[in-house]
RNA sequence: UCCGAUUGAUCCUGUCGGACCCCACUGCUAUCGAGGUGGGACUAAGCCAUGCGAGUCGUACGCUUCCAAACUAUGGUGGAAGUGUGGCGUACGGCUCCGUAACACGUAGUUAACCUACCCUUGGGAGAAGGAUAACCCCGGGAAACUGGGGCUAAUCCUCAAUAAAUGAGGUUGCCUGGAACGGUUCCUCGUUCAAAGGAGAAUGUACCCAUGUUGUAUAUUCUUGCCCAAGGAUGGGACUGCGACCGAUCAGGUAGUUGGUGAGGUAACGGCUUACCAAGCCGUUGACCGGUACGGGCCGUGAGAGCGGAAGCCCGGAGAUGGGCACUGAGACAAGGGCCCAGGCCCUACGGGGCGCAGCAGGCGCGAAACCCCCACAAUGCGCGAAAGCGCGAUGGGGCUACCUCGAGUGCUAUCUGAAGAAGAUGGCUUUUCCAUUGUGUAAUAGACCAUGGGAAUAAGAGGGGGGCAAGACUGGUGUCAGCCGCCGCGGUAACACCAGCCCCUCUAGUGGUGGGGACAGUUAUUUGGCCUAAAGCGUCCGUAGCCUGCCCGGCAAGUUCCUCGUCAAAUCCAGCGUUUCAAGCGUUGGGCCGCGAGUAAUACUACCGAGCUAGAGGGUGGGAGAGGCCAGCGGUAUUUUUGGGGGAGGGGUAAAAUCCUCUGAUCCCAGAAGGACCACCAGUGGCGAAGGCUGCUGGCUAGAACACGCCUGACGGUGAGGGACGAAAGCUGGGGGAGCAAACCGGAUUAGAUACCCGGGUAGUCCCAGCUGUAAACGAUGCAGGCUAGGUGUUGGAGCGGCUAUGUGCCGUUCCAGUGCCACAGGGAAGCCGUUAAGCCUGCCGCCUGGGGAGUACGGUCGCAAGGCUGAAACUUAAAGGAAUUGGCGGGGGAGCACCACCAGGCGUGAAGCUUGCGGUUUAAUUGGAGUCAACACCGGGAAACUUACCGGGGGCGACAGUAGUAUGAAGGCCAGGUUGAAGGCCUUGCUGGACGAGCUGAGAGGAGGUGCAUGGCCGUCGUCAGUUCGUGCCGUGAGGUGUCCUGUUAAGUCAGGUAACGAACGAGACCCGCACUCUUUGUUGCCAUCGAAUCCUAAAGGGAUGUCGGGCACUCUAAGAGGACUGCCACCGAUAAAGUGGAGGAAGGGACGGGCAACGGCAGGUCAGUAUGCCCCGAAUCCCCCGGGCUACACGCGAGCUGCAAUGGUAGGGACAGAGGGUUUCAACCCCGAGAGGGGAAGGUAAUCCCUAAACCCUACCUCAGUUGGGAUCGAGGGUUGCAACUCACCCUCGUGAACAUGGAAUGCCUAGUAACCGCGCGUUAUCAGCGCGCAGUGAAUACGUCCCCGCUCCUUGCACACACUGCCCGUCGCGCCACCCGAAUGAAUUUUGGGUGAGACGUGGUCGAAAGUUGGCCGUGUCGAACCUGAGGUUUGUAAGGAGGGCGAAGUCGUAACAAGGUG
Repeated sequence: UCCGAUUGAUCCUGUCGGACCCCACUGCUAUCGAGGUGGGACUAAGCCAUGCGAGUCGUACGCUUCCAAACUAUGGUGGAAGUGUGGCGUACGGCUCCGUAACACGUAGUUAACCUACCCUUGGGAGAAGGAUAACCCCGGGAAACUGGGGCUAAUCCUCAAUAAAUGAGGUUGCCUGGAACGGUUCCUCGUUCAAAGGAGAAUGUACCCAUGUUGUAUAUUCUUGCCCAAGGAUGGGACUGCGACCGAUCAGGUAGUUGGUGAGGUAACGGCUUACCAAGCCGUUGACCGGUACGGGCCGUGAGAGCGGAAGCCCGGAGAUGGGCACUGAGACAAGGGCCCAGGCCCUACGGGGCGCAGCAGGCGCGAAACCCCCACAAUGCGCGAAAGCGCGAUGGGGCUACCUCGAGUGCUAUCUGAAGAAGAUGGCUUUUCCAUUGUGUAAUAGACCAUGGGAAUAAGAGGGGGGCAAGACUGGUGUCAGCCGCCGCGGUAACACCAGCCCCUCUAGUGGUGGGGACAGUUAUUUGGCCUAAAGCGUCCGUAGCCUGCCCGGCAAGUUCCUCGUCAAAUCCAGCGUUUCAAGCGUUGGGCCGCGAGUAAUACUACCGAGCUAGAGGGUGGGAGAGGCCAGCGGUAUUUUUGGGGGAGGGGUAAAAUCCUCUGAUCCCAGAAGGACCACCAGUGGCGAAGGCUGCUGGCUAGAACACGCCUGACGGUGAGGGACGAAAGCUGGGGGAGCAAACCGGAUUAGAUACCCGGGUAGUCCCAGCUGUAAACGAUGCAGGCUAGGUGUUGGAGCGGCUAUGUGCCGUUCCAGUGCCACAGGGAAGCCGUUAAGCCUGCCGCCUGGGGAGUACGGUCGCAAGGCUGAAACUUAAAGGAAUUGGCGGGGGAGCACCACCAGGCGUGAAGCUUGCGGUUUAAUUGGAGUCAACACCGGGAAACUUACCGGGGGCGACAGUAGUAUGAAGGCCAGGUUGAAGGCCUUGCUGGACGAGCUGAGAGGAGGUGCAUGGCCGUCGUCAGUUCGUGCCGUGAGGUGUCCUGUUAAGUCAGGUAACGAACGAGACCCGCACUCUUUGUUGCCAUCGAAUCCUAAAGGGAUGUCGGGCACUCUAAGAGGACUGCCACCGAUAAAGUGGAGGAAGGGACGGGCAACGGCAGGUCAGUAUGCCCCGAAUCCCCCGGGCUACACGCGAGCUGCAAUGGUAGGGACAGAGGGUUUCAACCCCGAGAGGGGAAGGUAAUCCCUAAACCCUACCUCAGUUGGGAUCGAGGGUUGCAACUCACCCUCGUGAACAUGGAAUGCCUAGUAACCGCGCGUUAUCAGCGCGCAGUGAAUACGUCCCCGCUCCUUGCACACACUGCCCGUCGCGCCACCCGAAUGAAUUUUGGGUGAGACGUGGUCGAAAGUUGGCCGUGUCGAACCUGAGGUUUGUAAGGAGGGCGAAGUCGUAACAAGGUG
């Protein structure tokens, strides 16, 4: 400090995820050392076997035992053990964190309301008398634990009395402390209570005692130590107070000892602490009470900080000791290793009764993801006891285990060689931190550590990752939406940088990853520091309580605030310096810091408070105006409907079209009258009024508010507003009226696949009025209220001032100010749209609300309501987005321009019916190979397949470069006779001959593949597109995607051109260009041509005429094929903007692109083609390769497309006659001659081509047919011939004869076409051995109808909406069905906990009586009062488990039904 993820792309909002630090557990891995205030805290304050964890004192005392020693009167010791009495300690230390939201803790204070053993200081004192008991001895009970009786005995044990003293009452006067006497003190009187151990030891004396045992007794002095009292101190505590301190209001009221008082009791001490009486208080939105959670703090993690989270280890405080209760002892406890009782658990038992409490140290079980040795020592530090020596201590000090944390070190260095300089290896040398071995120092002891010597590179590297975020592979193999990966996005469907491996690489390193939790990132909870028009978010509106905020001036005070000083804020932690461990972590020391809290002094600007003023805010007053403001009453108007009377006479009504419906019982329609209810045209206006909802005929009454003017009065009286209150459209509800029209529900008629709808005909609630309730709306300006500031322009409403005009009107015009209400726009703001003095700008005050989407405004609870329902308002679970604004496209049963015979119109000719041809589907088949599927597949793959083609089917045969290895001179491959096999075959088999070196038996690897993938590709093609579009450079606009340019107007075939324009230019397309054709000219002149001249031949009706370019000759013409010219809106007129252009005309062969072609953009369609060829990958590989024979592609109930021939007289048949162009020709075109009825056959000149050859038909003339299934039509079938070809059966073509089907103009629908076009007619070529009904060309004959339009189908441009972007074949909603998940309701049933009533009641405390032997102590028994654990029972609350059944929700590749939403989404 960022980064990835919503989109086609963009900006924003917003969440999720990643990178960083810390904690716990965990996977893989691991050489060593130092330090640590790391290590059963998290779950079970669950349960515990065993050992240890508090004793000590003989200088308090008795007794017992033992040892050593001494001693005998110059003398009269020392030690150990045990047991009991007694003293002190056991209230410390150690452990844990259950409870506790509290004076528990922290901090600062108070105690004038208190205690304090041991310790210190001072002063004083200790007199006298008595008693009991344990141990011990004796006798009992009991399984045990233990316990009873009798008898001795000591004390620093116990008791009594004295004094001192304490306490209470009364009195007395002073004094002391202090902020203040209620305290202390002096004195007097009375009552009550009432101390002590003159011990122990030592030394020095004295006295007594001591002869077989003893090691004593008494006393004096001194010293030491102990005892009692008082005062003070120290230490440690008790109590009280201010402040600080978690979540929930889906906990709003709580409280009877409760709040206070008086008396009494109790305590060390104040106090409802307890009790009796009296009063009725006390606490609470500044959150009482209740519920949940939690030991508190120093501190710890993270963070720049504010903060957020934690609170285990160390320190301080608290609480607890299996759950609960109780007291005793004591200075101190209601006592972890003391006692009593209840409960539950465990153990022992002789069944009678007893015992225990590891949240001490080890250790065990259990629980769990989760945590060490039943170690050593009191040597050090401490604690207890003791006079001391000392004793004891699982406190503590040490060691062991554990990568738990921090710090430090290593896993080698070097030379040569191999190797690609790399990695790695080999050989030699160097070093030894570590390691191993052996001493020493050191330690309580061991180990470590340190020192020394020796050995030997030896004993030591992994984990995670390599698609992006995020450093590191466009490596190889495997897998094939499988297996798997992935925090998020996302990879995987046969070329995976993402899976599994190998190699290589990257990061960190004795560690490295994962899971869970915390912090930061997160300015996504915003105090620092966010928002609320549209993304989540302004309460529907107003009034108003608390609170918060508040105009100008003066004085005071000093609470907040600020400066300074003092105290405190334990230590550790933190920071800095220094020192120390070889360094470091660590440790020591010195200084600093820390949030605060308290006290004192000073200052007074601001805030608060007190006092005195002011008028600019606010309010009041006066004035004339404006207004659908509200409520009530009255009056009116048109229309609809109904009804009465009259007229009238057949339909009316309704719709896209209809029908239901009304109507001869007279409708609709016209006229007149009546009734009733609702409503209020025109005026009428982005006009007015109101807080909002809302308010509109006219008049009157009552009533409210605002604006303006005056500047008369009050003098900050103000702003906002949690709770609270009032108002509040429509619909709805209750009661009562009313009911004309309209109209949910409902009933019919239509529509439709259905139609519980849209449309139509009816029609009830309701709509209206009165009274009450409901309290919600897209209650919207999606914009809270109030105040101030910040350029303007232009409308309009009300008021006021001024000026002008005047018709004198409530008039008109202009201008200024104030108040409202609109539009435009600067600065500024905003993600943008947009807002912009009526702010969404810049400031201030107050309130409300938001924190990803869904679940859900749902559930539960509360509250309001008659109900419907409203208000308040979650969670589990699920999901990576949901969303806002704008952009580019695409789309629309949106709009507007323009265009097109693959659109229409006006027409022409067809297709669709028939037969046949051909392609496709389907079916069939051994096979009927495969591809192509709207336009843009289907006479297409040049695809007219007899074999070949050929890819398919049946059968048969053949083929392996190269390498390795079986085999092989005992003869391989190959060849051959005969036989067998076979449709046939030295193909194979058998036998034999030949041959002379290879070898398909095995493993690899190839050749070949019309095998797969056109969704891996190249190339080519089709199509959008007979379109007019597609972009770039610079500039400009926009945060950006992007826009502009390319838009607008006119025009064009055209993004063609002109004018305008923040654009100016340019490119690819269009055009230009190229080819053909139409006119003219020049050149050329054979193989072309022949007007003129001559010749020849032939024909003839013969003067003559005709034919043949045949010859000479010529190049005039035609033609050939080169070049040039010509057409450009150039000229005229009109129209247009004076432009571009358009319309008409002249001239011209041709007129506005002359006509017809070629070429033809950026790109899209995963369009078509792996079967033309090429080609990646995959597959087959002796068969999916190659060859041969035969069959099939030609099948045939059927469907579709494209054609041909027709249905006839614009015709057919027969005879006669005429005219092309463009092509082709040696595997060929063939004149001409002969034969044949013909197909054709036999000869054959010429032609390698302007030379020779192949060549027209419709048409014209004549004749017949005469409207018929025909002389139309020719299918089908039969017979006989011909041709090609190895081959004509399946399955060719032709000829002749015979046969003579359907068909008589083609439903719905649909194709092509605007002129030499359609239509009709033939010809050539391609394919070809043979075969055109096909394709590509060519000429001949030769029309009709528009000169337009956007209605249909489409295309282009502009604009609009969009929830689409795989782009409408889009997106998407709900029910139902299936599966999974969590939650809610739920008859009922179980558990835990808590509150409360009642009962039983262990025990404790107080008290009375009684018993013993006189008294006392202790006790027994009986009674009584209070408290009271536990148990039983009743009621209530909370939490939780199970649950038939019920309800919705979420999620889940391909379920069902519809199509609600997004476009006018087809009913906004």

The RNA shown here (small-subunit ribosomal RNA) has 1468 nucleotides and comes from a metagenome. The prediction has a mean pLDDT of 80. Rfam family: Bacterial small subunit ribosomal RNA. Its family is annotated with ribosome and structural constituent of ribosome in the Gene Ontology. The RNAcentral record of the sequence draws on SILVA.